[in-house]
Predicted 3D model of a 321-nucleotide part of an RNA (large-subunit ribosomal RNA, domain IV) from a Candidatus Jacksonbacteria bacterium. Rfam family: Bacterial large subunit ribosomal RNA. The coordinates come from a structure-prediction model, not an experiment, and the mean pLDDT is 86. The full RNA is in RNAcentral, with records from ENA. The organism belongs to Candidatus Jacksoniibacteriota, within Bacteria.
Context: one part of a larger RNA
RNA sequence: CCCUCGUUAAGGAACUCGGCAAAACAGCGGUCGUACGUUCGCAAUAAGGCCUGCCCAGCAUUACGCUGGGCCGCAGCGAAAGACUUCAGGCGACUGUUUACCAAAAACACAGGUCCCUGCUUAAAUCGUAAGAUGACGUAUAGGGGCUGACGUCUGGCCAGUGUCCGAACGUUAAGGUGAGGUGUGCAAGCACUGAACUUAAGCGCGGAUGAACGCCGGCGAUAACUAUAAUCGUCCUAAGGUAGCGAAAUUCCUUGUCGGGUAAGUUCCGACCUGCACGAAUGACGCAACGGUCUGAAGACUGUCUCAACGAGGGACUCG
Numbered sequence: 001c002c003c004u005c006g007u008u009a010a011g012g013a014a015c016u017c018g019g020c021a022a023a024a025c026a027g028c029g030g031u032c033g034u035a036c037g038u039u040c041g042c043a044a045u046a047a048g049g050c051c052u053g054c055c056c057a058g059c060a061u062u063a064c065g066c067u068g069g070g071c072c073g074c075a076g077c078g079a080a081a082g083a084c085u086u087c088a089g090g091c092g093a094c095u096g097u098u099u100a101c102c103a104a105a106a107a108c109a110c111a112g113g114u115c116c117c118u119g120c121u122u123a124a125a126u127c128g129u130a131a132g133a134u135g136a137c138g139u140a141u142a143g144g145g146g147c148u149g150a151c152g153u154c155u156g157g158c159c160a161g162u163g164u165c166c167g168a169a170c171g172u173u174a175a176g177g178u179g180a181g182g183u184g185u186g187c188a189a190g191c192a193c194u195g196a197a198c199u200u201a202a203g204c205g206c207g208g209a210u211g212a213a214c215g216c217c218g219g220c221g222a223u224a225a226c227u228a229u230a231a232u233c234g235u236c237c238u239a240a241g242g243u244a245g246c247g248a249a250a251u252u253c254c255u256u257g258u259c260g261g262g263u264a265a266g267u268u269c270c271g272a273c274c275u276g277c278a279c280g281a282a283u284g285a286c287g288c289a290a291c292g293g294u295c296u297g298a299a300g301a302c303u304g305u306c307u308c309a310a311c312g313a314g315g316g317a318c319u320c321g
Stems, first nucleotide, its partner, number of pairs: 001316008010307002014305001019302001029051004037042001039150001053071007072076001077082001084300007091292002096108002112148007125134003151287004156217003161214002163210005170205003176199002181194005218236005245279001246276001257273005
């Protein structure tokens, strides 16, 4: 000096990205007591107090006790083991699952919701060249696929583009069919070619439907008796111009936006505002009790995290053997 431990005056997070680590509290015992919120189940052991040994007596008793008196110790849940707590917010409803060996999460799954396909002698779908098999010894309250993701309140406009579905007409459209006419050759019959027009499928064109299908959801100018702002008006473009709700947000560039709160001091945090660079409604929107080895901010308690280091123990390192 390193590792693993122990103790520490005064202070007590000043450390640090961050209370990481450590310390401390309480200990699924009894008793009293317990808020906001809430889906009335919870939250909740909320929080926060007090008690706890042994001996004797009385009462009571299946078990657990109650009352009174006494004894000892520094200490009676006498050792070990055995929750730190609170406040606020984000995300995900929850228990669960995951990158075997750097990620456990807000990712995946989930119950629930919705859309599409499937009517069964071989369903749809899937594996296989096939036979055959799964689906299923099931039958639309079933099976398969996509998206969303408890619950509550909801889920707006656009079918122009792309996709899907429907459509006995029409246009276009291959091989094939038919074959006017023509060419070569031949004396001819014929043979070999070429070939207009007509006929002819899906598809495409064409018409329609469809968004919990892929998706998309404007600009400029003017206007109210201070100013400012613009309920209002004009105009251009569009398939239609973003509704409810939310909003500097896991989304805000400018930005440490502005105001308020908390601090002596706060780029983080919480509450508002709305000027949304570039939220927005099942690529779901906004809420939400409970839950979380989740993320963020604050507080109490507590401490060698620190001011600032010291001492001690064991094991190394080092020296000798």